[in-house]
């Protein structure tokens, strides 16, 4: 310089013109008034108008309705150990394990160390289950090959019984503590060391967890992103959730029915009169639909500066208000800068070719043309994970080259 | 805008306590026929939507993506 890994920031500017959504102000017409003003409509004029992800709806919550005497059980969810938060499956710190890369202890094994990443990391000694295949045996251990003692038989190559073994081959993903000495007929924690394990004990720390001492010859492999156990949390449902006003026209309910024409009842042989119910009308109420209002954007709110903390965050102080549509506004032209692609023009560096011109490539500068400018788009909101993203930038580590 | 559900050959579907991915139709080739259908026999086709992760192994088990229903009869 360049290359690669981590972690933060932006993520096109600028100026003219013409639109879009809402707000303020003032105007002018409608309509409505308790004469105060209020409601729409319309053109003026101010200023204001998408993101780090506004996504993906995977998590936590504000909020709203409904639901609810306490307690359990059942289903979901979360699980090392402290902190942070309104909360959280998030975030910070820290342990413990693994993976790379480099050193180091002679080489390998196996250890340690610093980087740097990754960890769904209670529980397998409650109980249940599962571990194909292949292999003597997959968890109550066992013997195929093989070592090896005793006794017979032998054609002296070994062969049968009837035991010892688990060191060695071999099988598997996993083989019943590992390496090395001794010991044995042959082996073996069978005894001895260091290294893993159990148990106790002491010390450090808030733990998690290490460190060290004693002390056990070692006991019961894996899997809970298997069923389970344990500890903790958990009411449901979501702004289309919900609350107010309400229009037509069709049902409900009450109150009035003026005349009579109808029906049914009461009376009663029968009819008429009376009476009452239903009805036609009249007014009123409700419940609700289209419709419109809030909900709705002043909030865990945003920025500077300071303190306290390793960090996450947390307290003070100034200052600002910053989109609220719903057939859903933030947008389009056009010059100028910024970058990135190509192409030509013209210098040049450094390689190959030629005798030499020249020619042909690697980079780099000028100037002139044409093209582009990520992901992607708010719908009740805020905290967070995850995903997509052209390019520009700053830090910090590693590794290589220049030069001082 | 919110809430739910699927994805396995060319198509429709299976595949359970995780253990070689399968039927049927359609497909190609052969027989049988003058021929073609039917039928009969072989036979080929799979990144189980993608990608990591848990296990000795993963269609099946957990994550996080990608499409595609639910078309107003899933919520007004």
């Nucleotide at each position: 310089c360049u290359g690669c890994g981590c972690g933060g920031u932006c993520g096109g500017g600028c100026a003219a013109c013409c639109g879009c959504u809402g707000g303020g102000c003032a105007c002018a017409c409608u309509c409505g008034u308790u004469c105060g003003c209020g409601a729409g409509u319309g053109a003026g004029u101010c200023g204001a108008g998408a993101g780090g992800a506004a996504a993906g709806u995977c998590c936590g919550g504000u909020c709203u309705u409904c639901a609810u005497a306490g307690g359990g059980c059942a289903g979901c969810a979360u699980g090392c150990c402290g902190g942070c938060u309104a909360a959280c499956g998030g975030c910070c710190g820290g342990g413990g394990g693994u993976g790379u890369g480099c050193g180091c202890u002679c080489a390998a094994a196996a250890g340690u160390g610093c980087a740097c990443g990754c960890u769904a990391c209670g529980g397998a000694a409650a109980g249940u289950g599962c571990c194909a295949c292949a292999g003597a045996a997959a968890a109550u251990a066992u013997a195929c090959c093989g070592c090896u003692u005793g006794c017979c038989g032998u054609u002296c190559g070994c062969g049968g019984c009837a035991g010892g073994u688990a060191a060695g081959g071999g099988u598997g993903a996993a083989a019943a503590g590992g390496u090395g000495c001794g010991g044995u007929a042959a082996g073996a924690g069978c005894g001895c060391a260091c290294c893993g394990c159990g148990g106790u004990c002491u010390g450090a720390g808030u733990a998690a967890u290490c460190a060290g001492g004693c002390u056990g010859g070692c006991a019961g492999g894996g899997c809970a992103a298997a069923c389970c156990c344990c500890a903790u949390g958990u009411g449901a449902a979501g702004c289309a959730a919900g609350a107010c006003c309400a229009a037509a026209u069709a049902g409900g309910g009450g109150a009035g029915g003026a005349g009579g024409a109808g029906u049914g009842g009461c009376c009663c042989g029968c009819u008429c009169c009376g009476u009452u119910a239903c009805c036609a009308c009249u007014u009123c109420c409700g419940g609700g639909u289209a419709g419109g209002u809030c909900g709705c954007u002043u909030g865990a709110g945003c920025c500077u500066c300071u303190c306290a903390g390793c960090g996450a965050u947390g307290g003070g102080a100034g200052g600002c208000c910053u989109a609220g549509a719903c057939g859903a506004a933030u947008g389009g032209u056009u010059g100028c800068c910024a970058u990135c692609c190509g192409c030509u023009u013209a210098c040049u560096u450094g390689g190959g070719u030629u005798a030499a011109c020249g020619c042909c490539u690697u980079g780099g500068u000028u100037a002139g043309c044409g093209g582009g400018u990520a992901c992607a788009g708010a719908a009740a909101c805020c905290g967070g994970c995850u995903u997509a993203c052209a390019g520009a930038u700053c830090g910090c580590g590693c590794a290589g080259g220049u030069c001082u | 805008g919110g809430g739910c559900g699927c994805g396995u050959a060319g198509c429709u579907c299976a595949a359970u306590u995780g253990g070689c991915a399968g039927a049927g139709c359609a497909a190609a080739u052969g027989a049988c026929u003058c021929u073609u259908a039917a039928u009969c026999a072989u036979u080929a086709g799979g990144u189980u939507g993608u990608a990591g992760g848990u296990u000795c192994g993963a269609u099946u088990c957990c994550u996080a993506c990608c499409g595609c229903g639910c078309u107003c009869a899933c919520c007004a």

This is a predicted complex of two RNAs, RNase P RNA and transfer RNA, with 480 nucleotides together. Rfam match: Bacterial RNase P class A. About the family: Ribonuclease P (RNase P) is a ubiquitous endoribonuclease, found in archaea, bacteria and eukarya as well as chloroplasts and mitochondria. It is annotated as a ribozyme.